RNA sequence: ACCGGGAUGGAGCAGUGGUAGCUCACCUGACUCAUAAUCAGGAGGCUGAGGGUUCGAGUCCCUCUCCCGGCA
Numbered sequence: 001a002c003c004g005g006g007a008u009g010g011a012g013c014a015g016u017g018g019u020a021g022c023u024c025a026c027c028u029g030a031c032u033c034a035u036a037a038u039c040a041g042g043a044g045g046c047u048g049a050g051g052g053u054u055c056g057a058g059u060c061c062c063u064c065u066c067c068c069g070g071c072a
Base pairs, nucleotide, nucleotide: 002070003069004068005067006066007065010024011023012022013021018055026042027041028040029039030038048064049063050062051061052060
């Protein structure tokens, strides 16, 4: 160079073209003498970048960047 996979809150991952969700972590409260556990609530993402298609894109198409693997 070529081929394949991936990039979504702090971390790990979901997401039939129609309101971006789950677990853990974090914060607050309840419980407790206290901590942990448990329970309730909350904050945190405009989805790697730029274009295109569409009434509407995390999702489809193109280009680029980065990561993983394959081939030689």
Transfer RNA from a Chlorobiaceae bacterium, 72 nucleotides, folded computationally.
The prediction has a mean pLDDT of 85.
Its Rfam family is "tRNA".
RNAcentral holds the sequence, with entries from ENA.